[in-house]
C1' cells in the first nucleotide's frame, strides 16, 4: 500500500435578529404583558415482540386457541441479548442457522422413469431348473437376476473380495452410518474411544400431527375528579321580609330545598424514570452491585421555525461566486426488533504484496 | 389506539404446492366493405407488489417490507 470483517460512534457548529409551545417570578385594566429559562430522534417510524401501569374477569383443573422450539445465561419480561455446542458457507478474520420429533400415526413426493417407499424386470445378465420344438447345442416359453446402463431432486449403504447359471449382506473384511449398553470429559447442549446388535433405516412437521414449555381480556378514546346545558328523582304545599301577628312582596300546572347518574368543557393521569452520565467493583460476556453528579419536551388540530453572518464538509464554476448539507420528527412511559439513512470519524483483527 | 381483508393481463376476476399461469370484456392483425360498424380467422398482451427463506419445486407455504382498501374504540 490494497483488498476485506466485526465492533462503536457523529450526522452541520458557532452567534446575531424575528416567530411558536411549556415552566418560573413579577405587572396587571385579568384580556394579557415583560424578564429568564427550556424544546425531537437514533430511528421519535412500522406497531412485529415484550412489559410497567389502569380498568374488568377469575376456587381448582382439564379441554379448545395461539404462540415458542438446541444449551446454559441475563432480564421486570420477551419471539431480545450474551457466551458456548451442532451444522452450513469462506483461503481467514468472520458470518448464517424456524437448530425437538420421520423406527406413534396419516398424508404428499409433478414430469421423466419398468420401478417414487416393506418399489421394481425397460435394455442389459443367466439358462443352473421346467417345458416345447429340432439342425444336439441353440432358439422360444416360464423362470430367475438389482452387480451393468437409463430415467430422476431423489432408486432401499460404499469399496473388495468369497459364492454362483447370472447374482444379491446370501457371507466375509474395511469402511460410513444407525440403535443400545456402560465408561470417560463437560454445569448442560455434546464429544471421544469401547462393545453388542441388525446389515441400512429416502425427504417433506415454514402439510396434518406428537412432545416441552408459555399464555385470562382490553387498552391513557385505559382509567379517574370536578361539572355547564337539556332532560331526571325526592320532599314540601307554598316562599321570602319578621320574633311573632298583622301586613308587604313573589309564586300559585308554580317556586324553594336537596339528591343521583352524567354529556360539553376543565384537570388529574402526564413527565424521578427497569433515568441520564462519569469513573469504580464482580463477570469471558450479556448483564449486575455500591458511590459521585444532573433533571433533560409535554403539545390537544397540535410549539420544535425562519433569516442573516463567519467557519466546515461536498458538487458546479478559469475566477469572483452559486448551490446543497441524508433519513426522517414526539403524543402514556419504558426494553427489543425490523425498516429509512448523503456523508465523516474512532478502535480491533484477517489475507496479499512491498520495505525494513 | 387496537385489528381485518387484499394486491395475478388495460379492466373485473379464477386459480390454495407440479401448466408454456387462465377466462370475459377491452386490445393487436387479416377477411369482408367505397369506409366505418357488425360478424368471421388468427394473436396472451404478465417482474403474479417487492425482498429474502422453507422445498426436488412456489403465483400457492413462512418471514420482513411497500401500497390500497375497511372496522371498532
Nucleotide at each position: 500500500u490494497g483488498a476485506g470483517u466485526c465492533c462503536g460512534c457523529c450526522g452541520g457548529a458557532c452567534g446575531g435578529c424575528c416567530g411558536c409551545g411549556g415552566g418560573a417570578a413579577c405587572c396587571c385594566u385579568c384580556g394579557g404583558g415583560u424578564u429568564c429559562u427550556u424544546g425531537a430522534g437514533g430511528a421519535a417510524a412500522g406497531u412485529c415482540c415484550g412489559g410497567a401501569c389502569u380498568c374488568c374477569a377469575c376456587a381448582g383443573g382439564g379441554a379448545a386457541g395461539a404462540g415458542u422450539g438446541c444449551u446454559g445465561g441475563g432480564u421486570a419480561a420477551c419471539g431480545c441479548c450474551c457466551a458456548g455446542g451442532c451444522g452450513g458457507g469462506g483461503a481467514a478474520a468472520c458470518c448464517c442457522g424456524a437448530c425437538g420429533g420421520a423406527a406413534a400415526g396419516u398424508g404428499c413426493c409433478a414430469c421423466a422413469g419398468a420401478g417414487a417407499a416393506c418399489a421394481g424386470a425397460c435394455c442389459g445378465c443367466c439358462u443352473a431348473u421346467g417345458u416345447c420344438g429340432c439342425u444336439u447345442g441353440c432358439g422360444g416359453c416360464a423362470g430367475g437376476u438389482a452387480a451393468g446402463g437409463g430415467u430422476g431432486a431423489a432408486a432401499c449403504g460404499g469399496u473388495g473380495g468369497u459364492g454362483u447359471a447370472a447374482g444379491a449382506g446370501a457371507c466375509c473384511a474395511c469402511c460410513a452410518g444407525c440403535a443400545c449398553g456402560g465408561c470417560a470429559g463437560g454445569a448442560g447442549a455434546c464429544u471421544g474411544a469401547c462393545g453388542u446388535g441388525g446389515c441400512u433405516a429416502g425427504g417433506c412437521a415454514a402439510a396434518c400431527c406428537c412432545c416441552a414449555c408459555u399464555c385470562g381480556g382490553a387498552g391513557c378514546a385505559a382509567g379517574g375528579u370536578c361539572a355547564a346545558g337539556c332532560a331526571g328523582g325526592a320532599g314540601c304545599a307554598g316562599g321570602g321580609c319578621g320574633u311573632c301577628c298583622c301586613g308587604c312582596c313573589c309564586g300559585c300546572u308554580a317556586a324553594c330545598u336537596c339528591c343521583a347518574g352524567g354529556u360539553a368543557g376543565a384537570c388529574c393521569g402526564c413527565a424521578u424514570g427497569a433515568g441520564g452520565u462519569c469513573a469504580c467493583u464482580g463477570g469471558c460476556a450479556a448483564c449486575a452491585g455500591a458511590g459521585g453528579c444532573c433533571c433533560c419536551a409535554g403539545a390537544u388540530a397540535g410549539a420544535u421555525g425562519g433569516u442573516c453572518g463567519u467557519c466546515a464538509c461536498g458538487g458546479g464554476g478559469c475566477a469572483a461566486c452559486c448551490c446543497g448539507u441524508a433519513c426522517a420528527g414526539a403524543a402514556u412511559c419504558c426494553g427489543g426488533c425490523u425498516u429509512a439513512c448523503a456523508g465523516g470519524c474512532g478502535g480491533a483483527c484477517u489475507c496479499a504484496c512491498a520495505g525494513u | 389506539g387496537c385489528c381485518c381483508u387484499c394486491g395475478u393481463a388495460g379492466c373485473u376476476c379464477a386459480g390454495g404446492g407440479g401448466a408454456u399461469a387462465g377466462a370475459g370484456c377491452a386490445c393487436c392483425g387479416g377477411u369482408u366493405u367505397c369506409c366505418u360498424a357488425a360478424a368471421c380467422c388468427g394473436g396472451g398482451u404478465g417482474u403474479c407488489g417487492c425482498a429474502g427463506g422453507u422445498u426436488c419445486g412456489a403465483a400457492u407455504c413462512c418471514u420482513g417490507c411497500c401500497g390500497a382498501g375497511g372496522g371498532c374504540g